Large-subunit ribosomal RNA, domain II from a Deinococcales bacterium, 611 nucleotides, folded computationally. Taxonomically the source falls in Deinococcales (Bacteria, Thermotogati, Deinococcota, Deinococci). It matches the Rfam family "Bacterial large subunit ribosomal RNA". Model confidence (mean pLDDT): 83 of 100. The RNAcentral record of the full RNA draws on ENA.
Context: one part of a larger RNA
């Protein structure tokens, strides 16, 4: 190996919930439990101390005094939570000392010191009790409830720790509801398995819903100015009725201009949703189970609200990135820009953003601007800064600026005034004359004239002048605390604006080589070829491994020709790991392929031993 022939055998593993059961602990609760009054409260019973000194109380003797008492004086006499002060008993004050000499001391200083006095002994009261001249003191060095032991592994929706390696997907910070708001339970969003079989998602047609930007004023409401008119106010007028009149207030109504989140006669963009097509083959969707984690969310862009159209503020919608995202640019910078990291390359192309050095690449090209070092903060006002367009006036019949002359009479216009004579003020179609022109005057000036000036006009000059609109780019405004700076040097472009070509620049994309996972096809069918797409990743979810320790294989193999353990190495594996050798060591080890598991450590102000 195979035959017979008897026996056991609904099993074993993995995830998840999880009774009852093991080991442990600061702090608390808790127990007809135990235990302490050698510390320390008070109480009994019995003993024992307390130097010396001071005052000197009743009583008591003598005398004095009294009718007698009373009372006075001297003596004695020794009272007393009496007085000074040792021992003794306490601890009032300053020092010191605080890892101390000492887990309450020591020096000084002070308090009682015949008393509710201080002390030996021995005995009594106890844990919600004792004892307390009361401080929640005291009960054996922390007592608003001792101690020790049991219930005990109390409970803890809280905090912290939680160990190999690989390979694929991968969230949430949201609703209900909750003595709930930092906990939890269904949904949602994530994995895994089985099932259907394009049903998803995107676009574009085509029908349907919507009332939001906008605009509007038809409704509610608010609101400017006129009109037109009740109604009310003032005036006039009146016995009363009435009646006249108003640049008063004013409803409805007309005109005209408004304004609305809770207004709508309109009303997009866009959203949703059905059904058709097309493109797409994604781990799409869509029903069944199996396992989770999430329930503090942040910027940031656009819609709102709350606030101050404040906050790195705060509540919501949207969409993005962070969270869980590395890499390249914004000097430095989790939510901004560009781009989503399998792995290798001393290869190539581009993105954002750069191109003078620091610093990869133009001191590129061309046409304007800037002159402030603007660029390299910043606001209302401000202002011959320059560049660009436009409009008006004036101008060779001489403008503008300047110089030279004139700038007159009536008239010191009237009034007012102490004066008012262009020029303190009021009046006033402010007029008229001579004129080239020349205001009843534009500024200074005089008490008031007086003088200077200007408008205005001539002459000289001889070519442009003036005002204002819009509009690029600068000036001013612009004051902080250790030294300044645009990242720095520096820069006149190397700064703004416009066009244009190069080029540099990421783990994006190309290339070649390499692993891995998955559809799909093939076939020399369970593993290779082939051909596509994938392969960041926290919290979680599914895969396949490696390595300790024991048993079984194993009465076996290896081993003093030297196990195990240690050291040392260029080897093999994506990796945990695995070899071989070569040392030390000096008696045990254990292949394979199965079982079982106290099975991997860097943290837990962990435990334990040790320098």
């Nucleotide at each position: 190996g195979u035959g017979g022939u008897g026996g056991c055998g609904u099993g074993c593993c993995u995830c998840u919930u999880g009774a009852a059961g093991c080991a442990u602990g600061a702090u608390c609760c808790u127990g007809c439990g135990a235990c302490u009054a050698g510390c320390u409260a008070g109480c009994c019973a019995u003993g024992g101390c307390c130097a010396g000194g001071a005052u000197g109380a009743a009583g008591c003797c003598u005398c004095c005094g009294u009718a007698a008492c009373a009372g006075g004086a001297g003596g004695u006499g020794g009272a007393g939570g009496u007085c000074c002060g040792a021992a003794c008993c306490c601890g009032u004050u300053g020092a010191g000392g605080u890892u101390u000499a000492a887990a309450a001391c020591u020096c000084u200083u002070g308090g009682g010191a015949u008393g509710a006095g201080c002390u030996g002994u021995g005995g009594u009261u106890a844990g919600g009790a004792g004892u307390g001249a009361a401080a929640a003191g005291c009960u054996a060095a922390c007592c608003g409830a001792a101690u020790c032991c049991g219930g005990a592994g109390a409970u803890a929706g809280c905090u912290g720790g939680u160990u190999c390696u690989c390979c694929c997907c991968g969230a949430a910070a949201u609703a209900g509801c909750u003595u709930u708001a930092g906990g939890g339970c269904u949904a949602g969003c994530c994995u895994c398995g089985g099932g259907g079989g394009u049903u998803u998602a995107c676009c574009a047609g085509u029908g349907g819903c919507u009332g939001u930007a906008a605009a509007g004023c038809a409704c509610u409401g608010a609101u400017u100015g006129g009109g037109c008119u009740a109604g009310g106010g003032g005036g006039c007028u009146u016995a009363c009725c009435a009646g006249c009149u108003u640049a008063c207030c004013a409803a409805a109504c007309c005109c005209u201009g408004u304004c609305a989140a809770a207004c709508u006669c309109u009303g997009a963009a866009g959203g949703c949703u059905a059904c058709u097509g097309g493109u797409c083959c994604a781990u799409a969707c869509c029903c069944c189970g199996g396992g989770a984690g999430u329930c503090a969310g942040u910027c940031u862009g656009c819609g709102u609200g709350a606030g101050c159209u404040a906050a790195c503020u705060u509540u919501c919608g949207u969409a993005g990135a962070c969270a869980a995202g590395a890499g390249g640019g914004a000097a430095a910078c989790a939510a901004c820009c560009c781009a989503g990291a399998c792995c290798g390359u001393c290869a190539g192309u581009u993105a954002a953003g750069g191109u003078c050095c620091c610093c990869a690449a133009g001191u590129c090209a061309c046409g304007g601007c800037u002159g402030a070092g603007u660029g390299g903060a910043g606001a209302a006002g401000g202002a011959u800064g320059u560049g660009g367009a436009g409009a008006c006036g004036c101008u060779a019949g001489g403008a503008c600026a300047g110089c030279u002359a004139g700038g007159a009479g009536g008239u010191u216009g009237g009034c007012u005034u102490a004066g008012a004579a262009g020029c303190a003020g009021c009046c006033a179609u402010u007029c008229c004359u001579u004129u080239a022109a020349a205001g009843a005057g534009u500024g200074c000036g005089u008490a008031a004239u007086a003088g200077c000036u200007c408008a205005c006009u001539a002459g000289u000059c001889g070519a442009g002048c003036g005002u204002c609109u819009c509009u690029g780019c600068g000036c001013c405004g612009a004051a902080g605390a250790u030294g300044a700076u645009c990242g720095g040097g520096g820069c006149u472009a190397a700064g703004c604006c416009g066009u244009g070509c190069a080029c540099c620049g990421a783990a994006a994309c190309u290339a070649c080589g390499g692993c891995a996972g998955u559809g799909c096809a093939g076939c020399c069918u369970a593993g290779c070829u082939g051909c596509g797409c994938u392969g960041g990743g926290u919290a979680g979810g599914g895969g396949a491994g490696c390595g300790u320790u024991c048993c079984g294989u194993a009465u076996g193999c290896c081993g003093u020709c030297g196990a195990a353990g240690c050291g040392g190495u260029a080897c093999c594996g994506c990796a945990a790991g695995g070899a071989g050798c070569c040392g030390u060591g000096g008696a045990g080890g254990u292949a394979u392929c199965g079982g079982a598991a106290g099975u991997g450590c860097g943290a837990a102000u962990g435990c334990a031993g040790g320098a």